[in-house]
Context: one part of a larger RNA
RNA sequence: CUGGGCGUAAAGCGCACGUAGGCGGAUCGGAAAGUUGGGGGUGAAAUCCCGGGGCUCAACCCCGGAACUGCCUUCAAAACUAUCGGUCUGGAGUUCUAGAGACGUGAGUGGAAUCCCGAGUGUAGAUGUGAAAUUCGUAGAUAUACAGUAGGACACCAGUGGCGAAAGCGGCUCACUGGCUCGAUACUGACCCUGAGGUGCGAAAGCGUGGGGAGCACACAGGAUUAGAUACUCUGGUAGUCCACGCGGUAUACGAUGAAUGCCAGACGUCGGGCAGCAUACUGUUCGGUGUCACACGUAACGGAUUAAGCAUUCCGCCUGGGGAGUACGGUCGCAAGAUUACAACUC
Numbered sequence: 001c002u003g004g005g006c007g008u009a010a011a012g013c014g015c016a017c018g019u020a021g022g023c024g025g026a027u028c029g030g031a032a033a034g035u036u037g038g039g040g041g042u043g044a045a046a047u048c049c050c051g052g053g054g055c056u057c058a059a060c061c062c063c064g065g066a067a068c069u070g071c072c073u074u075c076a077a078a079a080c081u082a083u084c085g086g087u088c089u090g091g092a093g094u095u096c097u098a099g100a101g102a103c104g105u106g107a108g109u110g111g112a113a114u115c116c117c118g119a120g121u122g123u124a125g126a127u128g129u130g131a132a133a134u135u136c137g138u139a140g141a142u143a144u145a146c147a148g149u150a151g152g153a154c155a156c157c158a159g160u161g162g163c164g165a166a167a168g169c170g171g172c173u174c175a176c177u178g179g180c181u182c183g184a185u186a187c188u189g190a191c192c193c194u195g196a197g198g199u200g201c202g203a204a205a206g207c208g209u210g211g212g213g214a215g216c217a218c219a220c221a222g223g224a225u226u227a228g229a230u231a232c233u234c235u236g237g238u239a240g241u242c243c244a245c246g247c248g249g250u251a252u253a254c255g256a257u258g259a260a261u262g263c264c265a266g267a268c269g270u271c272g273g274g275c276a277g278c279a280u281a282c283u284g285u286u287c288g289g290u291g292u293c294a295c296a297c298g299u300a301a302c303g304g305a306u307u308a309a310g311c312a313u314u315c316c317g318c319c320u321g322g323g324g325a326g327u328a329c330g331g332u333c334g335c336a337a338g339a340u341u342a343c344a345a346c347u348c
Stems, first nucleotide, its partner, number of pairs: 004319003007302002012316001014201004021194002025088006033081002035077008049065006091191001092188003095184002098181002104176006110154001114150001116148001118146001120144002125136002162169002206247006215241002220236004258315006266293012297304001321348003330341004
């Protein structure tokens, strides 16, 4: 390389947009590049192969044939692919009418809880634990009621419910805004799919500058436990968590399952629409999501099963024994932390 694979054995990029490239619906016609058939030319000799022959045999040599799988040219064919020119509507999209939604961005606003502050009542404990102690408290704590402040998060509703490409999104209101679904007629007429590089988005922690700081809390300090206890537990507590603007680019970024399209029994839920039957109920049916069970089928098994891991097609990514190692060196990126790309010796 061929081959075989990628849910759990090694293997799906975290996710999207998209360049080159690859691939691509129905039908008619033209031409004939690929393709197929016939003819011609060439494909030196030697070698290889086959059949003969000569050296006593063999190696070796000689003769004949085949072959040289190729290239060029010519005549034809027209199914398929490509190409040129028409046509079409099923793929894709546009328009219109409705609908659901924690989709996003910005601004405003609400109550509960926590902490703190003020003044009041009130008196000796409170806190915490397995038990304690550190800690707080007669300078009046804990408890209780009132008034105020600050910051952050949004109980119930809440649901294998919804939305989003993924990360993710949950008090309420407004403004702006992306996508999706049902239904209807008309329009465009293959405009599609995938996507190396590339570009953008990307939890948490972390970094830079400036704010903010209630609660929680890496580090750290102390009290316990213990043989020890650099832990588990307790009392404190700083970065951080929050905001604005940048950086970073990683996760068990998981459905451990790439994207798209078609086909292949069902049953029972649930969410958003449509249609019909007496229009709120109920039943039937039909689209689009989201689940559970289960047949065919496939799987090493577990399990999967119309949301496939089934049957097929297209395109991309990735794997090739364990360790060394996702490491070293070099490159690129980054303020740094580090990220990304990525060996070998050696060893079993």

This is a predicted structure of a 348-nucleotide part of an RNA (small-subunit ribosomal RNA, central domain) from an uncultured bacterium. Its Rfam family is "Bacterial small subunit ribosomal RNA". RNAcentral holds the full RNA, with entries from ENA, Greengenes and SILVA.